[in-house]
């Protein structure tokens, strides 16, 4: 210097007007408004709503049946289908990444090709035998029958090699490895590993097909829920009243006039419209130290960092700073560009989206020293 590979951080900064949403403070008043000043106002993903809780209320979730997620060991958490450390196994020179229950419990698939895809399988080819035809010889053809050594099909053809057997072959036989079963030792908490010995000689692959086995799940979700409470219908209960006139209008009050009977008052609950509450102090965040390989926990300090409901976090300008283009007096000038994407009860994971810059550990290759 050039490739790759894990991991983390950042995600423009100051100022000035004008504005939006909430918090405190003062004034004013018509007591819920108005002005005035001081502080706060997205994100690594807020996003997908895929998982896990936390809080609600329902309800007493014990059991069972059905359904759903997981799935190799230990660990770590409030919980996990998250995360750490491990085994095994696959791919790479390496760092590194990628998968994991069972296919000796039963069904069921296995495209294309190919003869034959599962208690295999005779298409070429190798042997035999019968028959024909050639006949100097090799031989050709056709039946029957054997026979997975060899060719050729596939992603997969029922171990490898090698000798020995055979008409030709075949674990048929036999050494040796590969594989699976059992059994004993050691090592590990464990998954598993290393080492003996033994046996039948050999066993496809699919569970993100059904299915078995183990764990885990009560259902719905802040529009979850709790509280205050209007007019107007309706409901319940009392009182008054119907020519002996309750009550209502006629701007107060009298006289007088009109209305006027399924009517009029007044009290109770229940719900609606609205208005509070949940609502942001939390399984928080920052430094420090302790135990751990680590995820994490534990202690000690410190800090408070949006809470709105059709829903704010906005927009102009100026200076600087990053990228890139192009010029050029070599430090300036000209032009471009700044991404996904925006809270909504609150965390803790996953996945996706993302201009770009910056930091670290680690392979490998290649040069100098």
């Nucleotide at each position: 210097g050039g490739a790759g590979u894990c991991g983390g951080a950042c995600a423009g900064g100051c100022c000035g007007u004008c504005g939006c949403c909430g918090c405190g403070g003062a004034c004013g008043c018509a007591u819920g408004c108005g002005u005035c000043c001081g502080g706060g106002g997205a994100g690594g993903a807020a996003a997908g709503u895929c998982c896990g809780g936390g809080c609600u209320g329902c309800g007493c979730a014990g059991g069972g049946c059905g359904g759903g997620a997981c799935g190799c060991u230990g660990g770590g958490u409030a919980a996990c289908g998250c995360c750490c450390a491990g085994a095994g196994g696959g791919a790479g020179c390496g760092a590194u990444c990628c998968c994991u229950g069972g296919a000796c419990a039963g069904u069921g698939c296995c495209a294309c090709a190919g003869a034959a895809a599962g208690c295999a399988g005779a298409c070429c080819g190798c042997c035999g035998g019968c028959g024909g035809c050639a006949a100097u010889c090799c031989g050709c053809c056709g039946c029957c029958g054997g026979u997975a050594a060899g060719g050729g099909u596939g992603a997969a053809a029922c171990g490898g090699u090698g000798g020995g057997g055979u008409a030709a072959g075949a674990g048929c036989c036999c050494a040796c490895c590969a594989g699976c079963g059992g059994c004993c030792g050691c090592g590990g908490u464990g998954a598993c590993g290393c080492g003996g010995c033994c046996g039948g000689c050999u066993c496809g692959g699919u569970a993100a097909a059904c299915c078995c086995c183990g764990u885990c799940c009560g259902g719905a979700g802040c529009a979850a829920a709790a509280c205050c409470a209007a007019a107007u219908a309706g409901g319940g209960g009392g009182g008054c009243g119907u020519u002996u006139g309750a009550g209502g209008c006629u701007g107060g009050c009298c006289c007088g006039g009109c209305c006027g009977a399924u009517g009029c008052c007044c009290c109770c609950g229940g719900g609606u419209a609205g208005g509070u509450u949940g609502c942001u102090u939390g399984a928080g965040g920052c430094c420090g130290g302790a135990a751990g390989c680590a995820a994490u926990u534990c202690c000690g300090g410190u800090c408070c960092u949006a809470g709105a409901g059709g829903a704010a976090u906005g927009a102009c300008g100026g200076c600087c700073g990053c990228c890139c283009c192009g010029g050029u007096u070599c430090u300036c000038c000209g032009g471009g560009g700044a991404a996904c994407a925006g809270a909504a009860c609150c965390c803790g994971g996953c996945u996706u989206a993302u201009c770009g810059u910056c930091c670290g550990g680690c392979u490998c290759c290649c040069u100098u020293u």